[in-house]
RNA sequence: AUAAGAUAAAGCCAAACCUGCCGUAAGGUAGGGACGGAAAGCUACGGAUCUGAGAAGAGAAAGCCGAGCUGCCUAC
Numbered sequence: 001a002u003a004a005g006a007u008a009a010a011g012c013c014a015a016a017c018c019u020g021c022c023g024u025a026a027g028g029u030a031g032g033g034a035c036g037g038a039a040a041g042c043u044a045c046g047g048a049u050c051u052g053a054g055a056a057g058a059g060a061a062a063g064c065c066g067a068g069c070u071g072c073c074u075a076c
Stems, first nucleotide, its partner, number of pairs: 004074002012037002017032006035063001041069003045066003049060003
């Protein structure tokens, strides 16, 4: 360095659910909360999914699977 990921260390994120606000909705956001996560960091590029519309156009989601970019630690 590559591969890999431990009953390791230091930190990190935060599902469901509850409350406020925003949105027609999917959902977002802030606080609480912790099921989980070694990329659960970022990008809607491919597939799948969801909302809306139902003619075309539109939107959501990165914690579904791939892909791209970046990144902490380290036993065997």